[in-house]
RNA sequence: GCGCGAGUAGUAGAGUGGUACUACGUCUCCUUGCCAAGGAGAAGGUCGCGGGUCCGAUUCCCGUCUCGCGCU
Numbered sequence: 001g002c003g004c005g006a007g008u009a010g011u012a013g014a015g016u017g018g019u020a021c022u023a024c025g026u027c028u029c030c031u032u033g034c035c036a037a038g039g040a041g042a043a044g045g046u047c048g049c050g051g052g053u054c055c056g057a058u059u060c061c062c063g064u065c066u067c068g069c070g071c072u
Base pairs, nucleotide, nucleotide: 001071002070003069004068005067006066007065010024011023012022013021018055026042027041028040029039030038048064049063050062051061052060
């Protein structure tokens, strides 16, 4: 330099055009004499960044950044 894959909540992941989910964690409440366990609820996301297509983009297209793998 070229090609391929990955980037989504604090962490690990799902989601392949129609208001983004799950588990753990965090906070509040219930249960208990206390802790743990269990139950209920809540907060937390500009979907790496910037453009384009579309009525509508996490998803499709282009560029770019970071990480990983391969080729020269």